[in-house]
């Protein structure tokens, strides 16, 4: 004293998946989904099933129930610097995701019923316009 690796912590993303009280069992706020009138929709298009949550569909080809690859949908790109924090759109670019659930059955829906608050990533990491809010001169 540099290189890899592994593990915490701190901070950063994905997601609704956070936060408070309890010792603990669990209980609350918040955030999120789902069933459920009348009006209105549909007139039955029901196995060619059907429907829900999601960003997670759709098409080709195959060695075939999977794997390829395209389309479409989705995320992430800190930090320093740059007048200040936090934020949201748009282009181009990069790097990745494209997933489950009910079970024959549910349009929409006020009352009201009811159910989730899981899991996982992370040491690398671009440029450019247009806005909003809140501060400050």
């Nucleotide at each position: 004293a540099g290189c890899a690796u592994c593990a915490a912590c701190c901070g950063g993303c994905c997601u609704a998946a956070u936060c408070u009280c309890g010792a603990a069992a669990g209980a609350g706020a918040g955030c999120g989904g789902a069933g459920g009138a009348a009006c209105c929709a549909a007139u039955u298009u029901u196995u060619u099933g059907g429907g829900g949550u999601u960003a997670a569909u759709u098409c080709u080809a195959c060695u075939g129930u999977g794997u390829a690859g395209a389309a479409g949908g989705g995320a992430u790109g800190a930090g320093a610097a740059a007048a200040c924090u936090c934020u949201u759109u748009c282009g181009c670019c990069a790097u990745c995701c494209u997933a489950c659930c009910c079970g024959u059955c549910a349009g929409c829906u006020a009352a009201c019923u009811u159910c989730g608050u899981c899991g996982g990533c992370u040491a690398a990491a671009g440029c450019g316009a247009a806005g909003g809010a809140g501060g400050u001169c």
The prediction has a mean pLDDT of 79. This is a predicted structure of a 137-nucleotide RNA (c-di-AMP riboswitch aptamer (ydaO/yuaA leader)) from Rossellomorea marisflavi. Lineage of the source: Bacteria > Bacillota > Caryophanales > Bacillaceae > Rossellomorea.